[in-house]
Molecule: RNase P RNA; transfer RNA
Organism: soil metagenome
RNA sequence: AGACGGCCGGGCGGUCGCUCUUCUCCUCGCAAGGGGAGGAGGGAGGAAAGUCCGGGCUCCACGGUGACGAGGCGGCGGGUAACGCCCGCCGGGGGUGACCCCAGGGAUAGCGCCACAGAAAGCAAACCGCCGAGCGCUUCGGGGCUCGGUAAGGGUGAAAGGGUGGGGUAAGAGCCCACCGCGGACCGGGUGACCGGGACGGCAUGGCAAGCCCCGCCUGGAGCAAGACCGAAUAGGGAUGUCGCGCCGGCCGCAAGGCCGGCAGGGCCGUCGCCGGCCCAGGCGUCCGGGUAGGUCGCGAGAACCGUUCGGCAACGAACGGUCCAGAGGAAUGGCCGCCGCGUCCGCGCGCAAGCGCGGGCGGCACAGAACCCGGCUUACAGGCCGUCU
RNA sequence: CGGGGCGUAGCUCAGCCUGGUAGAGCAUCUGCUUUGGGAGCAGAGGGUCGGAGGUUCGAAUCCUCUCGCCCCGACCA
Numbered sequence: 001a002g003a004c005g006g007c008c009g010g011g012c013g014g015u016c017g018c019u020c021u022u023c024u025c026c027u028c029g030c031a032a033g034g035g036g037a038g039g040a041g042g043g044a045g046g047a048a049a050g051u052c053c054g055g056g057c058u059c060c061a062c063g064g065u066g067a068c069g070a071g072g073c074g075g076c077g078g079g080u081a082a083c084g085c086c087c088g089c090c091g092g093g094g095g096u097g098a099c100c101c102c103a104g105g106g107a108u109a110g111c112g113c114c115a116c117a118g119a120a121a122g123c124a125a126a127c128c129g130c131c132g133a134g135c136g137c138u139u140c141g142g143g144g145c146u147c148g149g150u151a152a153g154g155g156u157g158a159a160a161g162g163g164u165g166g167g168g169u170a171a172g173a174g175c176c177c178a179c180c181g182c183g184g185a186c187c188g189g190g191u192g193a194c195c196g197g198g199a200c201g202g203c204a205u206g207g208c209a210a211g212c213c214c215c216g217c218c219u220g221g222a223g224c225a226a227g228a229c230c231g232a233a234u235a236g237g238g239a240u241g242u243c244g245c246g247c248c249g250g251c252c253g254c255a256a257g258g259c260c261g262g263c264a265g266g267g268c269c270g271u272c273g274c275c276g277g278c279c280c281a282g283g284c285g286u287c288c289g290g291g292u293a294g295g296u297c298g299c300g301a302g303a304a305c306c307g308u309u310c311g312g313c314a315a316c317g318a319a320c321g322g323u324c325c326a327g328a329g330g331a332a333u334g335g336c337c338g339c340c341g342c343g344u345c346c347g348c349g350c351g352c353a354a355g356c357g358c359g360g361g362c363g364g365c366a367c368a369g370a371a372c373c374c375g376g377c378u379u380a381c382a383g384g385c386c387g388u389c390u
Numbered sequence: 391c392g393g394g395g396c397g398u399a400g401c402u403c404a405g406c407c408u409g410g411u412a413g414a415g416c417a418u419c420u421g422c423u424u425u426g427g428g429a430g431c432a433g434a435g436g437g438u439c440g441g442a443g444g445u446u447c448g449a450a451u452c453c454u455c456u457c458g459c460c461c462c463g464a465c466c467a
Base pairs, nucleotide, nucleotide: 001390002389003388004387005386006385007384008383010340011339012338013337014336015335016334018043019042020041021040022039023038024037025036026035027034028033045367049378050377052376053375054374055373056372057223058222059221060220070219071218072217073216074215075089076088077087078086079085090104091102092101093100094099105214106213110212111211112208113207114206127154128153129150130149131148132147133146134145135144137142162180163179164178165177166176167175181203182201183200186197187196188195189194227297228296229295230294237288238287239286240285241284242283243282246263247262248261249260250259251258252257265280266279267278268277269276302324304323305322306321307320308319309318310317311316341365342363343362344361345360346359347358348357349356350355391463392462393461394460395459396458397457400416401415402414403413410447418434419433420432421431422430440456441455442454443453444452
């Protein structure tokens, strides 16, 4: 100078408060229970965050199994309740190195895409160039046209159908040879991914699957505002009892009452008014069910934490011993003071300097705060400590 | 607390699925027209596609992380 792993993330004291549990006492009440006072004890995090995965729990759906669809995962072997997480290993890449990174199955199953440039971009391709033949021209240097060969060279591109060297050829070309690369029957090792060797093949099968897709595996949906219980007041619903049946006129009837017309009430529709249409009729009491406000539960003794020993390279597991560690709910975990620590600023002194000492001021001091819980991942984080290694 | 959606020019949006030069309308500016203004006509400028990383030859578009905004669920007897 750097790499990796682990840990802390202000400390102590005083005082006044908040919340939860528990104990004692007082008080109200027939009781259930309520209120008050005091004592003791507990009271944010490594990420409580993002809500990205996996579960517990609850409700809904569901006879079993299979297929299709949709979504997700993807080297191998382990760990785990489970995982897309962790550990070890393999392969590829980076670094002098410690070490780090990898969405790391399949591109001869099929479809699709590869813009621009370029002659040609996918059963390859002849623009320039190189070479051959033929026919003309010629200033004898060469040049033109046509036909053909050629992927070695130039140029374009992210990518141009193995690389280097040699032979060969008219020029070239895996056309042939050596080495490397590629594929590879088979052999050996490994639980496996894979590794080592390799007869033989012959240079073909370029890339993209975080494009569709194929293969293998996994998955019911919603989420504590899930859900369960108690349950007012008021309004509305149902049942029932009782009183009443708007006013005026006419008709019928012995009566109870009924019918017709007019006037009056409320609601709806047509924006409003006029006008028209439709519908409804009241009061009091009792009971019933749903269920709102509100209250209680869900709600913290668990995949919990700490220590020792043993097994395992490790993740992790087992045994034994010990501990109880927030449960609020429009939401408590705070305020003030003193000392120390830290950061920063100023002054003075010392010192070549880095810096150190003393005094004082400021900051209350990184990221951030539970909201059903747990295991992970990711993201944010001032400063500090420890260990191993290059 | 839980669930879902959206960020592209000054404003409102398209493009994203199926990757290949970033577009439309309004607004702004310039010129013409008009006595002047408005309207009209012609033209121009203006973009870290919210940010970072990855896949790819190539990303507004595909994937991951992150920031901001909006909506829905307790709620109806």